[in-house]
RNA sequence: GUGAGGCGCGCCUAGGGUUCCGCCGGCCCCCGGAACGGGUGGACCGGGUCUGGUCCGAGAGGCGAGGCGGGUGCACGGCAUCCGUUCCACGGCGGGACAAAAGCCCGGGAGGU
Numbered sequence: 001g002u003g004a005g006g007c008g009c010g011c012c013u014a015g016g017g018u019u020c021c022g023c024c025g026g027c028c029c030c031c032g033g034a035a036c037g038g039g040u041g042g043a044c045c046g047g048g049u050c051u052g053g054u055c056c057g058a059g060a061g062g063c064g065a066g067g068c069g070g071g072u073g074c075a076c077g078g079c080a081u082c083c084g085u086u087c088c089a090c091g092g093c094g095g096g097a098c099a100a101a102a103g104c105c106c107g108g109g110a111g112g113u
Base pairs, nucleotide, nucleotide: 007066009064010063011062012061015056016055020053021052022050023047024046025045026044027042028041029039030038031037067086068084069083070082071081072080073079074078088108090111094106095105096104
């Protein structure tokens, strides 16, 4: 310097935004002499610097079963059982998708040791 391998999936969490729901405000409507008061509804407008529900969600987070590897046994194209030797892992900028954002994807990337 190069090549191969270093498993994918499901559920969850850290985290994330705002399509829908909810919440808050405006506007309209009703009550009232009036109020920065009260009431209820709404086809509308705005707010994620709104705790939330739906939703997205980790290579280097968790759990689960499987796959894979090994030991032993057997009725041996396989099955059962046990064990993981299934290790290690600092990491931008920028871009991308969905409504949008992100620890998602580019990416075990660039780079670093």
A computed fold for a 113-nucleotide RNA from Actinomadura craniellae, annotated as Guanidine-I riboswitch aptamer. Its mean pLDDT, the model's own confidence on a scale to 100, is 80. Rfam family: Guanidine-I riboswitch aptamer. From the family's description: This family represents a conserved RNA structure found upstream of the ykkC and yxkD genes in Bacillus subtilis and related genes in other bacteria. Rfam links the family to the GO term regulation of gene expression.